[in-house]
Transfer RNA from an Armatimonadota bacterium, 74 nucleotides, folded computationally. Rfam family: tRNA. The RNAcentral record of the sequence draws on ENA.
RNA sequence: GGCGGCGUAGCUCAGCCGGUUAGAGCGAGGGAUUCAUAACCCCUAGGUCAAGAGUUCGAGUCUCUUCGCCGCUA
Numbered sequence: 001g002g003c004g005g006c007g008u009a010g011c012u013c014a015g016c017c018g019g020u021u022a023g024a025g026c027g028a029g030g031g032a033u034u035c036a037u038a039a040c041c042c043c044u045a046g047g048u049c050a051a052g053a054g055u056u057c058g059a060g061u062c063u064c065u066u067c068g069c070c071g072c073u074a
Base pairs, nucleotide, nucleotide: 001073002072003071004070005069006068007067010026011025012024013023019057028044029043030042031041050066051065052064053063054062
């Protein structure tokens, strides 16, 4: 240099063919329980869906460009 995959919450990821309010587990904070702690249970917060542009009534999802990471290859 060429080709391919990935980028979504603090972490690991789901969301597959475009459509109602973007979700789960872990973690964080609070509550409840307990003599107390842990575990279990309940609640809450936390997101520019890597960045920009395009298509569309509508984009995490489709197209293009850029950036980053990984792999294959010369």